Predicted 3D model of a 125-nucleotide RNA (FMN riboswitch aptamer (RFN element)) from uncultured Acetatifactor sp.
Its Rfam family is "FMN riboswitch aptamer (RFN element)". Gene Ontology term of the family: FMN binding.
RNA sequence: UUCUUCGGGGUUGGGUGAAAUUCCCUACUGGCGGUACAGUCCGCGACCCAUGGCAGAAGAAGUGUCUGUCAUGGCUGACCCGGUGCAAGUCCGGGACCAACAGUAAAGUCUGGAUGAAAGAAGAA
Numbered sequence: 001u002u003c004u005u006c007g008g009g010g011u012u013g014g015g016u017g018a019a020a021u022u023c024c025c026u027a028c029u030g031g032c033g034g035u036a037c038a039g040u041c042c043g044c045g046a047c048c049c050a051u052g053g054c055a056g057a058a059g060a061a062g063u064g065u066c067u068g069u070c071a072u073g074g075c076u077g078a079c080c081c082g083g084u085g086c087a088a089g090u091c092c093g094g095g096a097c098c099a100a101c102a103g104u105a106a107a108g109u110c111u112g113g114a115u116g117a118a119a120g121a122a123g124a125a
């Protein structure tokens, strides 16, 4: 450098209601790299937004609209106390907190974009 494979988990039990796995009580889940073992530290990815390029669609036509894709930029949630130790916001004990967009009775857990993409991991040449 090229190729191949892999690469996200979770609503239990009950309440209210015409209707909720969405509300309330309870339960459950935790991507990747770094670092003393991390959802909450540092960084990255995903989602979302903007600008620009390219391709396509509707249209009589356009510098407008929509869809896809690439690049650049932006945005993006949440932790404390005690203990051990050379060292832990990572371990142990305790108590907290957080979780894109669209749909729908208001969703981290359902359905959908997604049999997608990607941080990256492993292997082959």
Stems, first nucleotide, its partner, number of pairs: 001125006013025003027109002029099002031044004039097002048074010079095005101112003